[in-house]
RNA sequence: ACGCGCGUAGCCAAGUUGGUUAAGGCGCCGGUCUGCAAAACCGGAGGCGUGAGUUCGAAUCUCACCGCGCGUU
Repeated sequence: ACGCGCGUAGCCAAGUUGGUUAAGGCGCCGGUCUGCAAAACCGGAGGCGUGAGUUCGAAUCUCACCGCGCGUU
């Protein structure tokens, strides 16, 4: 330099023939319980790498850029 793959919450991760509300687990916060705490149970906050485009509608399709990984020279 070129080619391919990946990027969803603090961490892991589902969701891709575009469809109305983006699952779940760990962690975090609050509550119940307890002498206190842990465990257990209940509730809650937090996310589609960035920008643009296509579309009535984009995590999903297209383009550029950024980051990571693999390969070729």